[in-house]
RNA sequence: CGGGCUGUAGCGCAGUUUGGUAGCGCACCUCACUGGGGGUGAGGGGGUCGUCGGUUCAAAUCCGGUCAGCCCGAC
Numbered sequence: 001c002g003g004g005c006u007g008u009a010g011c012g013c014a015g016u017u018u019g020g021u022a023g024c025g026c027a028c029c030u031c032a033c034u035g036g037g038g039g040u041g042a043g044g045g046g047g048u049c050g051u052c053g054g055u056u057c058a059a060a061u062c063c064g065g066u067c068a069g070c071c072c073g074a075c
Stems, first nucleotide, its partner, number of pairs: 001073007010026004020057001028044006050066005
């Protein structure tokens, strides 16, 4: 320098194919059961998708730029 993959809640991930209200598990908060810890059950809060821009009635999803990590190739 060229190419590829990944980036979504505190952590781990799904959702991208086919654009249409952002989800799951763990964790966290409240309540109940329990003498308590733990455990179980019920309920609840938290992200607008790495970032900037574009297309669209509508973008995590399509297009372009860019940043970070990893991998391959070339010099």